Predicted 3D model of a 76-nucleotide RNA (c-di-GMP-I riboswitch aptamer) from Candidatus Electrothrix marina. The organism belongs to Candidatus Electrothrix, within Bacteria. Rfam family: c-di-GMP-I riboswitch aptamer. Its family is annotated with cyclic-di-GMP binding in the Gene Ontology. It was read from a public genome assembly, where an Rfam model found it. Its mean pLDDT, the model's own confidence on a scale to 100, is 82.
RNA sequence: AGUUGAUAAAGCCACAACCGUCGUGAGGCGGUGUCGGAAAGCCAAGGAUCUCCAAGGAGACAGCCGGGUUACCUUC
Numbered sequence: 001a002g003u004u005g006a007u008a009a010a011g012c013c014a015c016a017a018c019c020g021u022c023g024u025g026a027g028g029c030g031g032u033g034u035c036g037g038a039a040a041g042c043c044a045a046g047g048a049u050c051u052c053c054a055a056g057g058a059g060a061c062a063g064c065c066g067g068g069u070u071a072c073c074u075u076c
Base pairs, nucleotide, nucleotide: 002076005073012037013036017032018031019030020029021028022027035063041069042068043067046065047064049060050059051058052057053056
């Protein structure tokens, strides 16, 4: 520098549901939780999906797919 992601080790994230809170809403944030995840870290500028309205605009989603970018451990 490239490569593998497993049954390992050290750690990490947290679906549904419930509680609180913000938002008209999709949803966001915090707590409990632990379905899952080798990028389930970050990016909404590609496609899909979803929401709102005064209907062509404004939004949501990175845990739908693709892409960009950074990184722990590990295999060769």